[in-house]
Molecule: Glycine riboswitch aptamer
Organism: Acetobacteraceae bacterium
RNA sequence: CGUUCCGCCGCGGGAGAGUGCGUUGCCGGCCAGCGAUCUUCCUCCGCGGGCCCGACACGCCGCCGAAGGCGCAACCGGCCCCCGGAAACGCUCAGGCACCCGAACCGUGGUGGAACG
Numbered sequence: 001c002g003u004u005c006c007g008c009c010g011c012g013g014g015a016g017a018g019u020g021c022g023u024u025g026c027c028g029g030c031c032a033g034c035g036a037u038c039u040u041c042c043u044c045c046g047c048g049g050g051c052c053c054g055a056c057a058c059g060c061c062g063c064c065g066a067a068g069g070c071g072c073a074a075c076c077g078g079c080c081c082c083c084g085g086a087a088a089c090g091c092u093c094a095g096g097c098a099c100c101c102g103a104a105c106c107g108u109g110g111u112g113g114a115a116c117g
Base pairs, nucleotide, nucleotide: 001117002116003115004114005113006112007111008110009109010108011107012106013105018061020060021059022058024057025056027054028053029052030050031049033047034046035045062097063096064095068093069091070090071089075085076084077083078082
């Protein structure tokens, strides 16, 4: 210096499944009311209310598989009727089911390590 393999970082692409329900909780918004203050109105402050709206959590049911995890009969290897590895297959513990985030995997740039020449 080159080739192969493994890992990390940046960029781009990247699917699926209810924006489900609720005598629940909490936060924010909206609506009007009361109190205090004020010459009046408005604003600000406090209190409680709503068959109201939204998000989050919790509970229930349904569903998805491409973080991770687990499994083996696919497949691969060996000292071969046994053992090892192991998938985009299966399970659905975890995770997820509007958007965002995440996302196996692919491409690309950089970088570290190992082996060989």